[in-house]
């Protein structure tokens, strides 16, 4: 000084933000939905899951 191996830190998980769990990845961090059509055109969710907030959509009641 280099090179692999583990473990911490860390990125992330189809539009916010928080807490837990689960996964994936490794600083070059693997994530960027689904139909039909190839010229485009629709459709669902603020979650990866649960809880809570916020923002949207429906409906009820005051």
């Nucleotide at each position: 000084u280099u090179c692999c191996g583990c473990g911490c830190u860390g990125g992330g998980g189809a539009u916010g933000g928080a807490g837990u769990c689960c996964c994936c990845c490794g600083u070059u961090a693997c994530c960027c939905g689904c139909c039909a059509u190839u010229g485009u055109g629709g459709c669902u969710g603020a979650u990866g899951a649960c809880u809570c907030c916020u923002g949207c959509c429906g409906a009820a009641c005051g």

A computed fold for a 62-nucleotide RNA from a Rhodospirillales bacterium, annotated as Fluoride riboswitch aptamer (crcB RNA motif). Model confidence (mean pLDDT): 76 of 100.